Predicted 3D model of a 540-nucleotide part of an RNA (small-subunit ribosomal RNA, 5' domain) from an uncultured prokaryote. It matches the Rfam family "Bacterial small subunit ribosomal RNA". RNAcentral holds the full RNA, with entries from ENA. Model confidence (mean pLDDT): 84 of 100.
[in-house]
Context: one part of a larger RNA
RNA sequence: GAACGAACGCUGGCGGUAUGCUUAACACAUGCAAGUCGAACGAGAAAGUCCUUCGGGGCGAGUAAAGUGGCGCACGGGUGAGUAACACGUGGGUAAUCUACCUUCAGGUUCGGGAUAACUCGGGGAAACUCGGGCUAAUACCGAAUGAGACCACGGAACGAAAGUUCUGUGGGAAAAGCAGGGGCCUCCUUUGGAGCCUUGUGCCAGAAGAUGAGCCUGCGGUCCAUCAGGUAGUUGGUGGGGUAAUGGCCUACCAAGCCUAAGACGGAUAGCUGGUCUGAGAGGAUGAUCAGCCACACUGGAACUGAGACACGGUCCAGACUCCUACGGGAGGCAGCAGUGGGGAAUAUUGCGCAAUGGGCGAAAGCCUGACGCAGCAACGCCGUGUGUGUGAUGAAGGCCCUCGGGUCGUAAAGCACUGUCGGGAGCCAAGAUGGCCUGAGGAGUUAAUAGCUUGUUAGGCUGACGGUAGCUCCAAAGGAAGCACCGGCUAACUCUGUGCCAGCAGCCGCGGUAAUACAGAGGGUGCAAGCGUUGUUC
Numbered sequence: 001g002a003a004c005g006a007a008c009g010c011u012g013g014c015g016g017u018a019u020g021c022u023u024a025a026c027a028c029a030u031g032c033a034a035g036u037c038g039a040a041c042g043a044g045a046a047a048g049u050c051c052u053u054c055g056g057g058g059c060g061a062g063u064a065a066a067g068u069g070g071c072g073c074a075c076g077g078g079u080g081a082g083u084a085a086c087a088c089g090u091g092g093g094u095a096a097u098c099u100a101c102c103u104u105c106a107g108g109u110u111c112g113g114g115a116u117a118a119c120u121c122g123g124g125g126a127a128a129c130u131c132g133g134g135c136u137a138a139u140a141c142c143g144a145a146u147g148a149g150a151c152c153a154c155g156g157a158a159c160g161a162a163a164g165u166u167c168u169g170u171g172g173g174a175a176a177a178g179c180a181g182g183g184g185c186c187u188c189c190u191u192u193g194g195a196g197c198c199u200u201g202u203g204c205c206a207g208a209a210g211a212u213g214a215g216c217c218u219g220c221g222g223u224c225c226a227u228c229a230g231g232u233a234g235u236u237g238g239u240g241g242g243g244u245a246a247u248g249g250c251c252u253a254c255c256a257a258g259c260c261u262a263a264g265a266c267g268g269a270u271a272g273c274u275g276g277u278c279u280g281a282g283a284g285g286a287u288g289a290u291c292a293g294c295c296a297c298a299c300u301g302g303a304a305c306u307g308a309g310a311c312a313c314g315g316u317c318c319a320g321a322c323u324c325c326u327a328c329g330g331g332a333g334g335c336a337g338c339a340g341u342g343g344g345g346a347a348u349a350u351u352g353c354g355c356a357a358u359g360g361g362c363g364a365a366a367g368c369c370u371g372a373c374g375c376a377g378c379a380a381c382g383c384c385g386u387g388u389g390u391g392u393g394a395u396g397a398a399g400g401c402c403c404u405c406g407g408g409u410c411g412u413a414a415a416g417c418a419c420u421g422u423c424g425g426g427a428g429c430c431a432a433g434a435u436g437g438c439c440u441g442a443g444g445a446g447u448u449a450a451u452a453g454c455u456u457g458u459u460a461g462g463c464u465g466a467c468g469g470u471a472g473c474u475c476c477a478a479a480g481g482a483a484g485c486a487c488c489g490g491c492u493a494a495c496u497c498u499g500u501g502c503c504a505g506c507a508g509c510c511g512c513g514g515u516a517a518u519a520c521a522g523a524g525g526g527u528g529c530a531a532g533c534g535u536u537g538u539u540c
């Protein structure tokens, strides 16, 4: 000199834009943060209101709430405790692998069965909850059929150094689910209608390929300590077996005695890694907040279940610590999600608004959910912009300070006169973000037997904004409301007076102060920066 997620002191007009628990991975009251689908399925209220023959019935409404089932909950969001490791970065390998939803291609979607929740009845319990009897549905579950291909077993051929890959023959076991819209026929049950049939859309099963995501292996790279020198028995390798999507001591039985190490094993300390960030001419040094990629964790430790994917932050089980409820028998909980509270600390914000946009989940869609996100609030915490007036004005006013008492200086500074109107204040108009999304109508194209339905583009109208009556624009009044902080011995830009008298004090270094202190304190003046200025801390 530069920088900062800064803090402290004094001071503080406005706007834009970023940033904001670096400490206790300490403990948490309260609310919200993951649901959705009736176009998979069975059942199904009430308030209110209308009618009534007072028995009840209609609307509400096949709505709400709940249940079975599907998809999602493995994303998004948080934190950096652990980890010196294939964790990360970079380059390869997988002939050792998997991949829901999505896309493409080419096939199939046949016939049956038994349950179970909800519901109802009864029982236990303070509660959390739970047990038993009975009824019922499905795209829930199970069986049979078929099965190109895929898989398994045993053969053959080609390629390959081999492991193995590809092609092929025989045998084997393994699949599925429907739902919604429309139509005409009159075949069946015939009843407003339903089934069959045709058609459209979407599902479902098996296969091939793609895309995306992930697993595993591996070369190289990036901390300190040798006052850590030897370490290791599943240890190193083999064979058989098991396990996994998959290789492998990953696990197991047996066999052998190996394996790592001064090019630093083993041990200890510290630490998430990277793109980057800061500094520097660079080389390098330091660092890893925000943003982005990867990893790890979710009260502590362990475990598996479900699933395409987890050994799962707002899932399950076990153990532990802590907190809470209890009828003492037993139960409930996990903010390192967003706010917020206590505590710790020099120190870090609102228990806000909205799904309008972007993105995500579910859904055919309308839509619902979304503390992701978009916004607003607080903080000079940083950066950037802008203002606090402009012109004129000498008798160089008053006043302060200095003085050699002549004067000098603050100083065109003020006052006065003439203007301007940024910001702030008041009034009025008022966005873009919506070229999107949704609804209604008209006519066109595709599909189709069809003018129906569905899909798609054209066109007319309507609805849809948290921010927000915000930004912006116009008008009104008015110089009015808006400057401080540090320094002035040298380094280092800026000097005099008074007080003090090695005292009080200053100080980054050198050093000032003991009676003429430009170094302490005050004043006048000056210098530097400026809505900031200094100090402290840390890095280069």
Stems, first nucleotide, its partner, number of pairs: 001540004006536005013386005019379002021344001026342003030339003035071003040068002048059004078297003088221007097214002102210004107205003110144004119134006151172009178202006185196001187195003223269003230260003235257008272294004276287004299320005322333004350376001352375003358372001359370004389419004399410004423481001425476005433467001436464007444456004484529005489510003495524005505512002